[in-house]
RNA sequence: GGAGUCGGCCGGGUAAUCGCUGUAUCUGCCUCGGCAGGUAUGGAGGAAAGUCCGGGCUCCUGCGGACGAGGUGCCAGGUAACGCCUGGGGGGCGCGAGCCCACGGAAAGUGCAACAGAAAGCAAACCGCCCCUUCGGGGGUAAGGGUGAAAGGGUGCGGUAAGAGCGCACCGCGUCGGUGGUAACACUCGACGGCACGGCAAACCCCACCUGGAGCAAGGCCAAAUAGGGAAGCGGCGGGUCACACCGCAGCGCAUGUCCGCGCGUGCUUCCGGGUAGGCCGCUCGAGGCCCCCGGUGACGGGGGUCCCAGAGGAAUGAUUGCCCUCGACAGAACCCGGCUUACAGGCCGACUCCUUCU
Numbered sequence: 001g002g003a004g005u006c007g008g009c010c011g012g013g014u015a016a017u018c019g020c021u022g023u024a025u026c027u028g029c030c031u032c033g034g035c036a037g038g039u040a041u042g043g044a045g046g047a048a049a050g051u052c053c054g055g056g057c058u059c060c061u062g063c064g065g066a067c068g069a070g071g072u073g074c075c076a077g078g079u080a081a082c083g084c085c086u087g088g089g090g091g092g093c094g095c096g097a098g099c100c101c102a103c104g105g106a107a108a109g110u111g112c113a114a115c116a117g118a119a120a121g122c123a124a125a126c127c128g129c130c131c132c133u134u135c136g137g138g139g140g141u142a143a144g145g146g147u148g149a150a151a152g153g154g155u156g157c158g159g160u161a162a163g164a165g166c167g168c169a170c171c172g173c174g175u176c177g178g179u180g181g182u183a184a185c186a187c188u189c190g191a192c193g194g195c196a197c198g199g200c201a202a203a204c205c206c207c208a209c210c211u212g213g214a215g216c217a218a219g220g221c222c223a224a225a226u227a228g229g230g231a232a233g234c235g236g237c238g239g240g241u242c243a244c245a246c247c248g249c250a251g252c253g254c255a256u257g258u259c260c261g262c263g264c265g266u267g268c269u270u271c272c273g274g275g276u277a278g279g280c281c282g283c284u285c286g287a288g289g290c291c292c293c294c295g296g297u298g299a300c301g302g303g304g305g306u307c308c309c310a311g312a313g314g315a316a317u318g319a320u321u322g323c324c325c326u327c328g329a330c331a332g333a334a335c336c337c338g339g340c341u342u343a344c345a346g347g348c349c350g351a352c353u354c355c356u357u358c359u
Base pairs, nucleotide, nucleotide: 001355002354003353004352005351006350007349008348009347010346012324013323014322015321016320017319018318020043021042022041023040024039025038026037027036028035029034030033045330049341050340052339053338054337055336056335057215058214059213060212069211070210071209072208073207074088075087076086077085078084089103090101091100092099093098104206105205109204110203111200112199126145127144128141129140130139131138132137153171154170155169156168157167158166172195173193174192175191176190177189178187179186180185219281220280221279222278229272230271231270232269233268234267236249237248238247239246251264252263253262254261288307289306290305291304292303293302294301295300325328
């Protein structure tokens, strides 16, 4: 100088003016609950997004269990919890820094493997090779060729008619043991086995572990008008009475032409209870931010100090102007939090790797 890997951070700045909105306080007005104004102060994000996981919170189910269903899947740890994170193991890729992996079980069972190929799961003889032959063929052979995603260990020597773990050596593999490690697993360790046990479980399945449902339009409180429910009282018309009392009558249903009986009903007043409109709470102080110390390889945990940092409800967070720069991307809260994923102009910092050149 060039190429690259990993981690962290920022996401135009500044000033003035005019607005919008939350809170506190002061003043004024009135219909006493608000309105208006002044002052002070707060006012989107790293993803507020997708709503894909996990949890808090709230309501429902009397409690528990079994089955089912769904999810997770190397080991250990972290955490409120997770499918997240950290560290480790194994496999793959890269010269490397590093990156990627649903990575339990295929000697419990069932199932699948198109096409090609002679043969695809109790293996198999197309070519080739060897032996025999009545020349039609028969037998042996998995070393060689060819097919396929995949063809039943590899190399060498011996052996043989030709071959073959058929025998042997080394490598590989399996089982048991030993050693190290919490474990996954590892081993230049030992013994045994000629090799049996191919692949697929994001196929059924088996094993281990986890999971009740609905969601802030959750849910709680206060509570009009109108209509409707319940209770009490009063009430229509005629007769009657000094005035009441008392008698009769009128609508509807049972029920059907009449009567009796029973029940309901009409208007007014008061009260009771449920719900609606509306208002309030839930609502933002929280697994919280920043700094320091301690423990831990780390995720993280413990302690101390300090700070308060949107909370609306048709939904505020904006506009104009001046100056500056590298001329500004993706995008906007709606109960809250931890993750993952996706989008993103440009810029900054740190650690590390490889190549080249010079000293």
Molecule: Bacterial RNase P class A
Organism: Steroidobacteraceae bacterium